The prediction has a mean pLDDT of 86. A computed fold for a 1554-nucleotide RNA from an uncultured Cytophagia bacterium, annotated as small-subunit ribosomal RNA. RNAcentral holds the sequence, with entries from SILVA. It matches the Rfam family "Bacterial small subunit ribosomal RNA". Rfam links the family to the GO terms ribosome and structural constituent of ribosome.
[in-house]
């Protein structure tokens, strides 16, 4: 890297789907060992239990168990003391609990992330440093007493300490006010340093040690020293808090939003700015560069994915947030509104004695529910880290391990090596074989990893403690601090990793898939079933696709599957799409914001670009190194973090600013075209009506009719008149507007353009979301108008039907004036602007130029704006487009993202109203498309063929009768053929047999083959008898053959054949012609169907094979990107025709002879006929016209024959799953005392009937007797039979002659000649019946043929419709043959006789070529609309019902800050007093006020659920109607719109051509 799927195939488009890679996973099936990871994503659900946060030389209380000693004792104990011990325990204070560790509920936010600011702050602990630490005081907990309460808990007295709490003192560079001063600064402002007022502080307290000093004095201390604290200033650190710029989610079907809101003074609050919060003023503030509002979501560092861009995502570690049962609240505190704290509300959960209390695992583990799911109520504080403590240590569920789970990365094992032309077994099989497969067995080795036994770490050196050393302090050789030598002491994990032995291949393999994509194929089962499937799509009797086996691929302690993401997918396109016909340009303008923008010259530096700098934590990704035996993992070092800030350059390009230009643009002059627009007059022509005149019977309509009109005078025709509407001809791929659209002529007002000038302005452009304005046709709504057209209605026709087309009427409408809708194939299905890119070759409108003309004008050429057609170069999937681009670029708006669903539906905006407009989603399909190209096809077109048609002759369809089929019947009526192409077909011959069917009887290795094993001599055989129909079955005299070996004939023994019994196997017309070969049949004897190279085309294909002629023909001939070939065609073959040669019996007989009633009967001959071999002949070769001087045509001419003479044989590439398994052959499958096999009998011949197909007929061109001629193909020895007899005949006799040009079959008949019927069911027809024979043959009853004689039926020429033939044909007439023992009206062939027509190719059928439309391609017998019906499924309305969320309004209003009060209470301070006591100051319960959660109440909004009924949709192998689309789809389609109608759908109006 791409592949699979739309087609018959191509190419495009464009969706789906697969291969890759990942996971905190889950499920299935399996499951050795080990390392490092990871492990409730679902109920921010509810929790039992234990643990997770405590600790301390400040203070105060202060135990007991034991233990020793004492005293007393009733020997049981008691009692004091003394160690336990100032321990335990409890209290008051101090740190600490704001960390550490969960969670992701909420946040869309300065919540994060980056990147500054803070002159607007704070930081307990810790570090540096500067100063202090005086004098004083009064309580209180515990504890002791009494009470209360069931318990949590509480209350009152009495007592007492601090490092706990108060008042005093003193005090700065500390705060606060005033003043001035140096320096800074980005506004407010800052920082130093001073001068002055005024203020604020503390614990000299614990521990250890000492006697130097003092005091009392053996020693203690209030001394003294050292640590460790206390108070108070600077300064550092670290954490924090506030503030900004930028960064990152969806919906616009959420467009407006804001009252402390925006701001400004003042106050109040914090550490601290702030509208933070109050009071007052102002009236702002925010938004499409998306406010507001809604929905989703913790954010990152990173993590997967990818070539990157980019797109997913946010568990593990790490960083910030946020939360701690739900909501509110504060206290304390250096910090917090506090996860293991208070205080309230409110839900639940425990307790309770009912009065009250208590509780919050989203800490470790752990239990229940939830769920597809996610662990142990583990060990240890040994390292790391914290938090007290001076330490010593205690606390740590943080962590360190452990355990559990293939979760998931990494590792290692299940053994290695040898072993057969290859074992069994299975498995396949063309029965040879092949595979599994060196696999296995066997042999030899090994020793991972499990097992066993022994050894056994690193992690642990720190505090500290001893020994010492150097050093501060110090009165000190006490002590200590600080720094350093050595010792010492410590492991949960753990007897673990790791090593040695030891014994043994011993214990250790699965999963998935094998049609295609994708690697990997067989049998046998099933038989559209069961079942498979990720996509095409697999399964209806041979399935590589569905189960199993076998065997293969693949990965492997795993493999599949499911689910997510990202890849593929350039399928949202920034890197990298598109928009004439595939999805997509807005119907067309004007312009709002906006995005873009001309030439010059200067500046400036935003954006650009060059250096530097700080940041971008760490981990993590990548290199490179290092450490576990190796990897996973772990360390260490660069390296990326593309980003953001800052400082210095540049100054080309964009941006600005200044300042000039003139080409863009626009202006002025000057001529110009022309259905632009709006108004108001006007004018003929034609319709229609009305009046009158002429005139009569019809008119009008159609496919042909009606229906309407018209004798009351219509149509038609003259004259007048009224009316409305629309302007023929000019008229034109003319021409004018932005589009829509605009057409008679005149006036009037108006828009725009084009030429020419080149004076003027000086970028003033282009483009345009929103907005605005215009906008066919129908439609709306007031009012006119109404000729003529004509939705709708009515009627006639049409049809199965006709709510259509066609006809006759007809109303809204068209038409006008206002006003509305706002769409369309509003289309070149092609927005706008600029600039660039060969060319021809018209047209329109202006200038020039040239040539002409007296002039009007005409011609030619240039250039300019316009508007066609052709056509390079490019482009395009093509088709096409191509100076009018769909080319090359630029800029700007629109728009598209797969098909239905659906331009629906709900929401909004508009609208009278129809509707518009914006515009989803479930849920369903593999597709829907686009161009192009080869067939097929057409109620498309051209051209051309055939007994297609026509013309003609005879038939079929009507009869009986044959005969074949269908039906029906039957025990069976065996079976196949089924439009043409099945049906007198397989049947070229069913009495039995055939024979396959059916009843009955039989056999069972068989009726016929092979092979093998075993038996067999009275075997095989088998007269004869019994049974029986018969096959068979019993019996049973006689009774063998071969080959060979011993011996004496013979007889004995082997073997064989035959028989017997058993095995393999036979047989089967049993079933699949759709598993097949082989025949065949049809299109069709039609003239086509290929190919090889070149060419052309992305490609399928295409040319050649088209075109012009021409032909029976793709025959031939000329052209031509073809040029040649192949199978068709024709020719060669055979038959006939003409002539020749040859050859002369069986044939023939002209001449010669010789017989005979007579005959080639004989001799002869081989001329001739003939027969049969070979040649010749005919080629369009002459001649003429025609025609391109060609192929060839017409016509002559000569010839037996003329343009393939006439016939036959010969069937391209191919079609119809045509036909045959029953010829044959065959694969599978299926039966085996029968689906085989014999056998008798039956049946295939049934008969109400319906069809093909023949035969005889209906007569007189015939019937019927009598006579008298002329054929050819053919056959013949278990045959053909002659002559003669006999029979009326069938036909018997006969028995010559013939293996046949020889004999025979064998008289051919129609025909001719005579004669007889004379139109009638007949002298026509012959069926049917009866009798009576013949002849086959084992048998003619079922069921044969013939013969005589009798009988004598239907039938009168045949409806619709329908077949055959074009000349020796049709008709007719008769002859043979095959099959055959008999048996043709059937087939096959053979000659006799011998017509008719064919103008012609509209039209039916078939066919060939071009060629054109297509939505067909199992191909028109195709496709395919819509409506009903019926099941199933989502959904949308819907009285309403439920719930959720957020916000409004008022009522209540809890805790608690805060105000105010405080008449009750208060120890310290102050006043009075001797004192009790009372006041002050202050403080505080209570109370009152703001605020303020939850709770109410009321409207409303938003969302979801549900709902009787209802819309309409979507899928769903053979349901109803009907036929709208695809061909001219049989009325062309399609588009808006109205109206109409089971339905698709009609129709009216305008409008596209797709």
């Nucleotide at each position: 890297a791409g592949a699979g799927u739309u087609u018959g195939a191509u190419c495009c488009u464009g969706g789906c789907u697969c291969a890759g890679g990942a996971c905190g996973a889950a499920c299935g099936c399996u499951g050795g060992c080990g390392g490092c990871g990871u492990g409730c994503c679902u109920a921010a659900c509810a929790c039992a239990u234990g643990c997770a946060a405590g600790u301390c030389a400040a203070c105060u209380g202060g135990a007991a168990c034991g233990g020793g000693a004492u005293u007393c004792u009733u020997c049981g104990g008691a009692u004091u003391c003394c160690c336990a011990a100032g321990u335990a325990c409890g209290g008051u204070g101090g740190c600490g609990a704001a960390c550490g560790g969960g969670u992701g509920a909420g946040u869309a936010a300065c919540a994060c992330g980056u990147a500054g600011g803070c002159a607007a702050c704070c930081u307990a602990c810790c570090c540096c440093u500067g100063g202090g630490a005086c004098c004083g005081g009064g309580a209180u907990a515990a504890c002791c007493c009494a009470c209360c309460g069931a318990a949590a808990g509480g209350u009152g007295g009495a007592c007492u300490a601090a490092u706990a709490c108060c008042g005093g003192a003193u005090a700065a560079u500390g705060c606060a006010g005033c003043g001035g001063g140096u320096c800074c600064g980005c506004a407010u402002g800052g920082a130093c340093a001073u001068g002055u007022u005024g203020u604020u502080a503390a614990a000299g307290g614990c521990u250890a040690g000492c006697c130097u000093c003092u005091g009392c004095u053996u020693g203690c201390a209030a001394g003294c020293u050292a640590g460790c604290g206390c108070c108070u200033g600077g300064g550092g650190a670290u954490g924090g808090g506030c503030c900004u710029g930028c960064g990152g989610c969806c919906c616009a079907u959420u467009a407006g939003c804001u009252a402390g809101u925006u701001g400004g003074u003042g106050a109040g609050g914090u550490a601290a700015u702030g509208g933070c919060u109050c009071a007052c003023c102002a009236a702002g503030g925010c938004g499409a560069c998306g406010a507001u509002g809604g929905g989703u979501a913790g954010c990152c560092g990173g993590c997967c994915u990818g070539a990157g861009a980019g797109g997913g995502u946010g568990u593990c570690c790490g960083g910030c947030c946020a939360c701690a049962c739900u909501g509110g609240g504060a206290c304390u505190g250096a910090g917090a509104c506090a996860c293991g704290g208070c205080c309230c509300a409110g839900a639940c959960u425990c307790c309770u004695a009912c009065g009250g209390g208590a509780g919050g695992c989203a800490g470790c583990a752990g239990u229940g529910a939830g769920g597809a799911a996610u662990a142990u109520u583990g060990g240890g504080c040994a390292a790391u880290g914290g938090c007290c403590g001076a330490a010593a240590g205690g606390c740590u569920g943080a962590c360190c391990c452990a355990g559990c789970a293939a979760c998931g990365c990494c590792g290692c094992g299940u053994g290695g090596g040898g072993g057969a032309u290859g074992a069994a077994g299975c498995u396949c099989u063309a029965c040879g074989g092949a595979g599994u497969g060196u696999a296995a067995a066997c042999c030899c080795c090994u020793g991972u990893u499990a097992g066993g036994a022994g050894g056994g770490a690193a992690g642990a050196a720190a505090c500290u403690c001893c020994c010492g050393g150097u050093u501060g302090c110090g009165a000190a050789u006490a002590g200590u601090g600080a720094c350093u030598g050595g010792g010492a002491c410590u492991g949960a994990c753990g007897g673990u990793a790791c090593c040695u032995c030891c014994a043994g291949a011993g214990a250790a393999a699965g999963c998935c898939c094998c049609g295609g994509c994708u690697a990997a194929c067989u049998c046998c089962g099933u038989g559209c079933c069961a079942g498979c499937a990720g996509c095409c799509g697999c399964g209806g009797u041979a399935a590589c696709a569905c189960g199993g086996g076998g065997g293969g691929g693949g990965c492997g302690a795993g493999c599949g599957u499911u689910g997510u993401c990202c890849g593929g997918a350039a399928u949202c396109a920034c890197u990298g799409g598109g928009c004439g016909u595939a999805a997509a340009g807005g119907g067309c303008g004007c312009g709002u914001a906006g995005g873009c923008g001309g030439g010059a010259u200067g500046g400036c530096a935003a954006g650009u670009c060059g250096g530097a700098g700080g940041u971008g934590a760490a981990a993590a990704u990548c290199c490179c190194g290092g450490g576990c035996u190796u990897a996973a993992c772990c360390c260490g070092g660069g390296a990326c973090c593309u980003g953001c800030c800052c400082c210095c350059g540049a100054a080309a390009c964009u941006g600005c600013c200044a300042u000039u230009c003139u080409u863009g643009a626009g202006u002025g002059c000057g001529g110009g075209a022309g259905a632009g627009g709006g108004a108001g007059g006007u004018g003929g022509a034609a319709u229609u009506c009305c009046u009158g005149g002429u005139g009569u019977a019809g008119c009008g309509g159609u496919g042909a009719a009606a229906u309407g009109c018209g004798u009351a005078g219509a149509u038609a025709u003259c004259a007048g008149g009224a009316a409305g509407a629309a302007c023929a001809c000019c008229g034109g791929u003319a021409g004018c507007g932005a589009a829509g659209g605009c057409g008679g002529c005149c006036u009037c007002c108006u828009g725009g353009c084009c030429c020419g000038u080149c004076a003027c302005u000086g970028a003033c452009g282009c483009u345009g979301a929103g907005g605005c304005g215009c906008g066919a046709a129908a439609g709306c709504g007031u009012g006119g108008g109404g000729a003529g057209c004509g939705a709708a209605c009515a009627g006639g026709a049409u049809u199965a039907g006709a709510u259509a087309c066609c006809c006759u009427g007809g109303u809204a409408g068209u038409c006008c004036a206002c006003g509305c809708c706002g769409u369309a194939a509003a289309c070149g299905a092609u927005g706008g602007g600029u600039g660039c890119u060969a060319g021809g070759u018209g047209u329109u409108g202006g200038u020039c130029c040239g040539g002409u003309u007296c002039a009007c004008g005409c011609c030619g050429g240039a250039u300019c704006a316009g508007u066609g057609c052709c056509g390079c170069a490019g482009c395009u999937a093509a088709c096409g487009c191509a100076u009018u681009a769909a080319g090359c670029a630029c800029c700007c708006c629109g728009c598209c993202u797969g098909g239905g669903g659906a331009g629906u539906a709900c929401g909004g905006c508009c609208g009278c109203a129809a509707g518009g407009u914006u515009g989803a989603a479930a849920c369903u399909c593999a597709a829907a498309g686009g161009a192009a190209u080869u067939g097929a096809c057409g109620g498309g077109g051209g051209c051309c063929c055939g007994c297609a048609c026509a013309a003609g002759c005879g038939g079929u369809g009507g009869a009986g009768c044959a005969u074949g089929u269908g039906g029906u019947u039957u025990a069976a009526u065996u079976c196949g053929a089924u439009g043409c192409a099945a049906c007198g077909c397989g049947a070229a011959g069913a009495a039995c047999c055939u024979u396959a069917c059916c009843u009955g009887g039989g056999c069972u290795u068989g009726a016929a083959c092979u092979g093998c094993u075993g038996g067999u001599g009275g075997u095989a055989g088998g007269a004869c008898c019994c049974c029986g129909a018969a096959a068979g079955g019993g019996g049973a005299a006689c009774g063998a053959c071969c080959c060979u070996g011993g011996c004496u004939u013979g007889c004995c023994g082997g073997g064989g054949a035959g028989c017997c019994a058993g095995c393999a196997g036979a047989g089967g017309u049993g079933c699949u012609g759709c598993a097949u070969g082989g025949c065949u049949g049809u299109c069709g004897u039609c003239a086509g169907c290929u190919c090889g190279u070149g060419c052309c085309g992305u490609g399928a294909g295409g040319u050649g094979u088209u075109g012009g002629g021409u032909u029976a023909a793709g025959u031939c001939c000329c052209g031509c990107a073809a040029c040649g070939a192949g199978c068709g065609c024709a020719a060669c073959c055979c038959c006939u025709g003409c002539c020749c040669u040859u050859a002369g019996u069986u044939g023939c007989c002209a001449u010669c002879g010789g017989g005979u009633c007579a005959u080639g009967c004989c001799g002869g001959g081989c001329a001739c006929u003939c027969u049969a071999a070979g040649g010749g002949g005919a080629c369009u070769g002459c001649c003429g016209g025609c025609g391109a001087u060609a192929a060839g045509c017409c016509g002559g001419a000569g010839g037996a024959a003329g343009g393939u003479g006439g016939g036959g044989a010969u069937g391209a590439c191919g079609u119809c799953a045509a036909g045959u398994c029953a010829u044959c052959a065959u694969g599978g499958c299926c039966c085996u005392u029968a689906u085989g096999u014999c056998c008798a009998g039956g049946g295939c011949u049934a008969c109400a009937c319906a069809c093909g197909u023949g035969c005889u007929a209906c007569a007189a061109u015939g019937g019927c007797c009598g006579g008298u001629a002329c054929a050819g193909c053919g056959g013949g020895u278990u045959g053909c039979g002659a002559a003669g007899c006999c029979g009326c005949g069938a036909g018997g006799u006969g028995g010559a002659g013939c293996c046949a040009a020889u004999c025979c079959c064998u008289u051919a008949a129609a025909a001719c000649c005579g004669g007889c019927c004379u139109c009638a069911g007949u002298u026509c027809a012959g069926a049917u019946u009866g009798c009576a024979g013949u002849c086959u043959g084992c048998a003619a009853c079922u069921c044969g043929a013939c013969u005589g004689c009798a009988u004598g039926a239907a039938g009168g020429c045949g409806g619709a419709a329908u077949c055959g033939c074009u000349a020796g044909u049709a008709a007719u007439c008769g002859c043979g043959g095959a099959u055959c023992a008999g048996c043709a009206u059937g087939c096959c062939g053979c000659g006799g006789u011998g017509a008719a027509u064919a103008c012609g190719u509209u039209c039916c059928c078939g066919g060939g070529c071009c060629u054109u439309g297509u939505a067909c391609a199992c191909a028109c017998c195709g496709c395919c609309c819509g409506u009903c019906a019926c099941g199933c499924c989502a959904u949308g309305g819907g009285a309403g019902u439920c719930g959720g969320c957020a916000g409004c309004a008022c009522c209540c209003g809890a805790a608690g800050c805060c105000g105010g009060u405080g008449g009750c209470c208060c120890a310290a301070u102050c006043c009075c007093g001797c004192a009790a006591g009372g006041g002050a100051a202050g403080g505080g319960a209570g109370c009152c006020g703001u605020c303020g959660a939850a709770g109410g109440u009321g409207a409303g909004g938003c969302c979801g659920a549900u709902g009787a009924c209802u819309g309409g949709g979507g899928c769903g192998a053979a349901g109803u109607c009907g036929u709208a689309a695809c061909a001219a789809g049989g009325u062309a389609g399609c588009c808006g719109u109205a109206c109409c109608g089971g339905a698709a759908g009609g129709u009216g109006c305008g409008g596209c051509u797709g």